Predicted 3D model of a 78-nucleotide RNA (c-di-GMP-I riboswitch aptamer) from an Actinomycetota bacterium. The prediction has a mean pLDDT of 84. NCBI's taxonomy places the organism under Bacteria, Bacillati, Actinomycetota.
RNA sequence: UCAGCGAAACGGCAAACCCGUCGUGAGGCGGGGACGCAAAGCCAGGGACCUUCUUGUGGAGGCCGCCCGGCCACCGAA
Numbered sequence: 001u002c003a004g005c006g007a008a009a010c011g012g013c014a015a016a017c018c019c020g021u022c023g024u025g026a027g028g029c030g031g032g033g034a035c036g037c038a039a040a041g042c043c044a045g046g047g048a049c050c051u052u053c054u055u056g057u058g059g060a061g062g063c064c065g066c067c068c069g070g071c072c073a074c075c076g077a078a
Base pairs, nucleotide, nucleotide: 005076006075012037013036017032018031019030020029021028022027035065041071042070043069045068046067047066049062050061051060052059053058
């Protein structure tokens, strides 16, 4: 230094729920709030799941804090 790995520290993110707001909806965003997270950073590429229009295994969406894949990254004990 790289890869694996995840003790410590500095920090980071933020589930449920509540308020506001946008959306038919799944859900998004902002504020509060912390169950958790070593990629709980980014990407909807594959699968799962969810919504909606249709009923045609079709269309349009949502979700990466479900799994896989891609990209990038802080620290450094065993």
It was read from a public genome assembly, where an Rfam model found it.